[in-house]
Context: one part of a larger RNA
């Protein structure tokens, strides 16, 4: 998976074939405490009935610039026999946004581009002109324990080198936002003081990654030779970094029977199954790593890119079109078609955990938490218990006496799990927020802010679920395979080498324990058989 059958619950698990094609919805946003702009409906007034105006709505919605995230999380196993993976090391050859600790700084200017307006265009989308802000962009200043160069001393190392210190020279930065405030000044904006968040620069840490090496890693010799950036060197380029990584030149090397090359197959591992073990098989779920994202190629941005839901080019396919051109990528979650023996809901919620953004409230989150469907698997429970012979009726067999079904049923007494009904009813909630206090820190300050704390209040998708209680009543709940030997379990009838059975041996040609039915029996049981696969 298939056939027959099917009461309940818990925990798991569910597209292995076509990495085939996909309708529809959702799956990555957030910040107004970075910035400029800024509606409408509705209500009222006026009106030449075309419209105009006012306050609220509302500095809200939508959109834009900017920052961070989007490289995580989620999916799949096509490719890959490879330092891909596993394990153990190295990096004196490296990088690191956010986070933590410590040091220093945050001065003064400039010019744009969207949004918006006007024009063109049928639309998607785009072109031209004009306006504007910033934590967007660009100079200048400042400059060290930073970088580079030179020189001296020094630590360590197998070596290239490296650590620390000193001197000289050159070079490189920044951005503001928010809260509160007593004097003083004020153009009434603020300056100024203070706190919080940010920004720049440096040192260290944590966590994360890059690169290199030893060992391990399937089959085939009916694949025996393979290799020209190939192997090494010099110089240069490139990279965060070593390196033929790339280029020029020079040399002729490098690998291979201890299996190179080629071909086939395959993601690898912790593990899983089996086995007394050794071993054999396997890599589904879950965790780590890798690779891929319609197919092939490419770069950009960035701390970080195989950039799944980013961009560009080419190709196949699908769709739209006003025919000029455009759009798309479920191996995300559901769902659909096809192929197939075969695998689910176009569900609920952000309540919890975790993640992104934000000062926070909060927003987003098909991650996740839950529910639904499937006896797909494992486990547990139930379908009643006790008594009951005159061994009832019926069935079957019979030597016609009886035997068996069989204490089985009826009948009597008892119990009520589970299910159905009714009532009560959780844990998972802790934070955080709000309100009112208290303490400490900071500060000029009792303000503001931060931390701790007390009281009250607020937040549950699952779910009126789990669980508990009550009443009723044996009441709603058993099938499947087998019975010749292996192998537990036997008779009758039908059939007559027919129909059929069969895992092997083999049964069947007129008394078949082997075919078909019946009675009886055996085995397992909400499952039982068959098929397939592994040991």
């Nucleotide at each position: 998976a298939c056939g027959c059958u099917g009461g309940c619950g818990g925990c798991g698990u569910g597209g292995a074939u076509a990495a085939g094609g996909c309708a529809u919805g959702c799956a990555a946003g957030u910040c107004g405490a970075g910035c400029g702009a800024g509606a409408a409906a509705g209500u009222c007034c006026c009106u030449u009935c075309g419209g105009g105006g006012a306050g609220c709505g509302a500095g809200u919605a939508c959109a834009g610039c900017g920052g961070c995230a989007a490289a995580c999380g989620g999916g799949u196993g096509a490719g890959u026999a490879c330092c891909a993976c596993g394990u153990g090391g190295g990096u004196a050859a490296c990088u690191u946004g956010c986070c933590u600790u410590c040091g220093g700084g945050u001065g003064g200017g400039g010019g744009a581009c969207a949004g918006c307006c006007u024009c063109g265009g049928g639309a998607a989308c785009c072109g031209a002109g004009g306006c504007u802000a910033a934590u967007a962009c660009c100079g200048c200043a400042u400059a060290a324990c930073g970088u580079u160069a030179u020189g001296c001393u020094u630590u360590c190392g197998c070596a290239u080198g490296u650590u620390a210190g000193c001197a000289u020279a050159a070079c490189c930065a920044a951005a503001g936002g928010g809260g509160g405030g007593g004097a003083u000044c004020u153009u009434c904006g603020g300056a100024c003081c203070u706190c919080c968040c940010g920004c720049c620069u440096g040192a260290a840490g944590a966590g994360a990654g890059g690169c290199c090496c030893g060992c391990g890693c399937c089959u085939g010799a009916u694949u025996a030779g393979c290799u020209a950036g190939u192997u090494g060197g010099u110089a240069g380029g490139g990279u965060a970094a070593c390196g033929g990584c790339c280029u020029a030149c020079c040399a002729a090397g490098g690998c291979g029977a201890u299996g190179a090359u080629c071909a086939g197959u395959a993601g690898c591992c912790g593990g899983u199954c089996u086995g007394a073990g050794a071993g054999g098989a396997u890599g589904g779920c879950u965790g780590g790593c890798c690779a891929c994202a319609c197919u092939g190629g490419g770069a950009u941005u960035g701390a970080g890119a195989u950039a799944c839901g980013g961009c560009c080019c080419a190709g196949a396919c699908u769709c739209c079109u006003a025919c000029g051109g455009g759009a798309g990528g479920c191996a995300g979650c559901a769902g659909u078609c096809u192929a197939g023996a075969a695998g689910c809901u176009u569900c609920g919620g952000c309540a919890a955990u975790g993640g992104g953004c934000g000062a926070a409230a909060g927003c987003c989150u098909g991650a996740c938490c839950g529910a639904g469907c499937g006896a797909c698997g494992c486990c547990g429970c139930g379908u009643g218990c006790a008594g009951g012979a005159c061994g009832a009726c019926g069935g079957u067999c019979u030597u016609c006496g009886g035997a068996u079904u069989g204490u089985a049923a009826a009948c009597u007494g008892c119990u009520u799990u589970c299910g159905a009904c009714a009532g009560g009813g959780a844990u998972g909630a802790a934070c955080g927020g709000u309100a009112a206090g208290g303490a400490a820190g900071u500060u000029a300050a009792u303000a503001a802010c931060u931390u701790c704390u007390u009281u009250a209040u607020u937040u549950g998708a699952c779910a009126g679920u789990a669980c508990c209680u009550g009443g009723a009543g044996a009441a709603g709940a058993a099938g499947c395979c087998c019975c010749g030997g292996c192998u537990a379990a036997c008779u009758c009838c039908g059939u007559g080498c027919c129909a059929g059975c069969a895992g092997c041996c083999g049964c069947g040609g007129u008394a078949a324990u082997a075919c078909g039915g019946a009675g009886g029996g055996g085995g397992c049981a909400a499952g039982c058989g068959u098929u397939g696969u592994u040991c």
A computed fold for a 535-nucleotide part of an RNA from an uncultured organism, annotated as small-subunit ribosomal RNA, 5' domain. Its mean pLDDT, the model's own confidence on a scale to 100, is 81. It matches the Rfam family "Bacterial small subunit ribosomal RNA". Gene Ontology terms of the family: structural constituent of ribosome and ribosome. The full RNA is in RNAcentral, with records from Greengenes.